[in-house]
RNA sequence: AUCUACCAAAGGCAAACCGCCUGAAAGGGCGGGACGCAAAGCUACGGACCUUACUAAG
Repeated sequence: AUCUACCAAAGGCAAACCGCCUGAAAGGGCGGGACGCAAAGCUACGGACCUUACUAAG
């Protein structure tokens, strides 16, 4: 350095939906809620999708 095996307890995040706030919208925040997730955690890089207030062109 690589491969294999074992690894408890305690916890974490959180969909739909509802309420309030916010935004032109897509959406977002907070609270409730709990479908689920061992990545539904973190980091780097790349890509995709949605909206069109404003601006430009036709």